[in-house]
The prediction has a mean pLDDT of 83. The part of an RNA shown here (small-subunit ribosomal RNA, 5' domain) has 545 nucleotides and comes from an uncultured prokaryote.
Context: one part of a larger RNA
RNA sequence: GAACGAACGUUGGCGGCGUGGUUUAGGCAUGCAAGUCGAACGAGAAAGCUUCCUUCGGGAAGCGAGUAAAGUGGCGAACGGGAGAGUAACGCGUGGGAAACCUGCCCUUCAGCGGGGGACAACAUCCCUAACGGGGUGCUAAUACCGCAUACGACCUAGGCUCCACAUGGCGCCCUGGUGAAAGAUGGCCUCUUCUUGAAAGCUGUCACUGAAGGAUGGUCCCGCGUCCCAUUAGCUUGUUGGUGGGGUAAUGGCCUACCAAGGCGACGAUGGGUAGCCGGCCUGAGAGGGUGUCCGGCCUCACUGGGACUGAGAUACGGCCCAGACUCCUACGGGAGGCAGCAGUCGAGAAGCUUCGGCAAUGGACGAAAGUCUGACCGAGCGACGCCGCGUGAGCGAUGAAGGCCCCAGUGGUCGUAAAGCUCUGUCAGGAGGGAAUAAAUACCCGCGAUUAAUACUCGCGGGGGCUGAAGGUACCUCCAGAGGAAGCGCCGGCUAACUACGUGCCAGCAGCCGCGGUAAUACGUAGGGCGCAAACGUUGUUC
Numbered sequence: 001g002a003a004c005g006a007a008c009g010u011u012g013g014c015g016g017c018g019u020g021g022u023u024u025a026g027g028c029a030u031g032c033a034a035g036u037c038g039a040a041c042g043a044g045a046a047a048g049c050u051u052c053c054u055u056c057g058g059g060a061a062g063c064g065a066g067u068a069a070a071g072u073g074g075c076g077a078a079c080g081g082g083a084g085a086g087u088a089a090c091g092c093g094u095g096g097g098a099a100a101c102c103u104g105c106c107c108u109u110c111a112g113c114g115g116g117g118g119a120c121a122a123c124a125u126c127c128c129u130a131a132c133g134g135g136g137u138g139c140u141a142a143u144a145c146c147g148c149a150u151a152c153g154a155c156c157u158a159g160g161c162u163c164c165a166c167a168u169g170g171c172g173c174c175c176u177g178g179u180g181a182a183a184g185a186u187g188g189c190c191u192c193u194u195c196u197u198g199a200a201a202g203c204u205g206u207c208a209c210u211g212a213a214g215g216a217u218g219g220u221c222c223c224g225c226g227u228c229c230c231a232u233u234a235g236c237u238u239g240u241u242g243g244u245g246g247g248g249u250a251a252u253g254g255c256c257u258a259c260c261a262a263g264g265c266g267a268c269g270a271u272g273g274g275u276a277g278c279c280g281g282c283c284u285g286a287g288a289g290g291g292u293g294u295c296c297g298g299c300c301u302c303a304c305u306g307g308g309a310c311u312g313a314g315a316u317a318c319g320g321c322c323c324a325g326a327c328u329c330c331u332a333c334g335g336g337a338g339g340c341a342g343c344a345g346u347c348g349a350g351a352a353g354c355u356u357c358g359g360c361a362a363u364g365g366a367c368g369a370a371a372g373u374c375u376g377a378c379c380g381a382g383c384g385a386c387g388c389c390g391c392g393u394g395a396g397c398g399a400u401g402a403a404g405g406c407c408c409c410a411g412u413g414g415u416c417g418u419a420a421a422g423c424u425c426u427g428u429c430a431g432g433a434g435g436g437a438a439u440a441a442a443u444a445c446c447c448g449c450g451a452u453u454a455a456u457a458c459u460c461g462c463g464g465g466g467g468c469u470g471a472a473g474g475u476a477c478c479u480c481c482a483g484a485g486g487a488a489g490c491g492c493c494g495g496c497u498a499a500c501u502a503c504g505u506g507c508c509a510g511c512a513g514c515c516g517c518g519g520u521a522a523u524a525c526g527u528a529g530g531g532c533g534c535a536a537a538c539g540u541u542g543u544u545c
Base pairs, nucleotide, nucleotide: 001545002544003543004542006541007540008539009538010537013391014390015389016388017387018386019384020383026347027346028345030344031343032342035075036074037073040072041071048063049062050061051060052059053058082302083301084300091227092226093225094224095223096222097221101219102218106215107214108213109212110211111210112209114148116146117145123138124137125136126135127134128133154179155178156177159174160173161172163170164169184207185206186205187204188203189202193200194199195198228274229273230272235265236264237263240262241261242260243259244258245257246256247255277299278298279297280296281292282291283290284289304325305324306323307322308321327338328337329336330335355381357380358379359378363377364375365374366373367372394425395424396423397422404416405415406414407413429486431481432480433479434478435477439472445465446464447463448462449461450460451459489534490533491532492531493530494515495514496513500529501528502527503526504525510517511516
């Protein structure tokens, strides 16, 4: 000099863009943060409104509404969001690999979707319990569950051919036997079939369902190289190192197991200890290098602590389950409930870091045919000079060089100083009034063309038309209004280092980054006047280069 997720002191007008719990991965009140689908299924209210009846108490019907809530089922909940405790490791970075792999939703292609069965919730009823909850009996549906059929594409398998291989064996082709699927919903129509002649059991569109192959995406695994400090850590290792058989996995492998061999690693630093998430980057520097990993992005790891599996295409399963532990809460003392390192917020410790805000309008995500619902992701607003950047606090003229302060050789002196006053202007920002965007284009609907079809229906695709929808917000921006009005401080002035005098003090009080100042004329302490520097900041401290 530069930099910072900074803090502290004094001061503080406005705006834009960023950024804000670095310590206790300490404890958490409260609310919200993951739901959705009635076009999979059984069932199904109430308030309220209308009409009618009425013995004036009320009753019935319709609408509300096949709506709400609960249940079965499907998809999602493994994403998104947070944190950096652990980890010195194939964790990360980089470059390769398949000798072994998996992949829901999505895309392409081929083929299929036949026929049965038995349950269990909800519900009804009985019972236990303070509660959380649980049990018995009975009924029922499905795209829930279970057989059967079909499949030769998939898997297993006897055999044959060809090729590779020393061999066990293996790729491909042919072929034998076996195994393995499925689900419907909704809209339309009457061409075919059937009948009850306007319908479904039929046809058809859409969305679903099943098997297989390929792709895409995502993931698993393996290897080379690189990746902090200590040798005042020198030896470490028995599933250890390798082999064979077996098991296990989606898959290779001591991953696991039985047996056999006795290996394997290490001064090119094993083992042990300490510290630490890694990177793109960021800071500094002419560079080489040094430091660092906050925000944003990629990967990894974690979710009160430790362990475990289940479900699933996929699990570190943060807002799932089980066990143990610590802690908190409820309890009728028998027993139960909980997990903010999600967004806000609270206590604590600390030098130290924000609103218990608005909205799904946009982008993105989940579900849904769609309308739409949900979304503390996200978009916005709020708070903090925490950072960077921009703007303002006025401009011109103006000498009785006013008053006043300070200095003085005491003067008709110097200085603050064109500074003020005064005159003439301007109108940014802030204030008031009026106007006022972009962020939004789609889905609906209409027309045309094409596809589909028996069809002019339905649906889908493309093109054109066309209306709605904004949290921020009446914001940005524009216009008008009035009037210099509402807006300057902080540090320093001995040298380094730009800037000097007076008074007070008298090695005292004090200053100080280094050198050093202060003991009676201190440009170094304190105050004042003046000056220098920066400026909505200026200084100090800490840390890095």

RNAcentral holds the full RNA, with entries from ENA.